[in-house]
RNA sequence: GCACCCGUGGUUCAACGGUAGAAUGUCUGACUGCCGGUCAGAAGAUGAGGGUUCGAUUCCCUCCGGGUGCU
Numbered sequence: 001g002c003a004c005c006c007g008u009g010g011u012u013c014a015a016c017g018g019u020a021g022a023a024u025g026u027c028u029g030a031c032u033g034c035c036g037g038u039c040a041g042a043a044g045a046u047g048a049g050g051g052u053u054c055g056a057u058u059c060c061c062u063c064c065g066g067g068u069g070c071u
Base pairs, nucleotide, nucleotide: 001070002069003068004067005066006065007064010024011023012022013021018054026042027041028040029039030038031037047063048062049061050060051059
C1' cells in the first nucleotide's frame, strides 16, 4: 500500500429496514441483628460525518479505532 472482518449501556453479547433488548455490574427501596443473599424499582449504549428511504443498529460513501491475510 491492497483485501476482508469487527466497532451497540461499565463489561459480555442480541436485534427481517418498523418501540434498541438480555445477562452481569451500578444506584435506590423492602426483608434479615451485621455481612451475604432474595425481591421490587431506576439510571445507563448504536465509533464520527454524510447519503438512500415515510422510517437506518441494519443499505451506500468517506473518515477514525482494532484485528487477520497478502505485498
Molecule: transfer RNA
Organism: marine sediment metagenome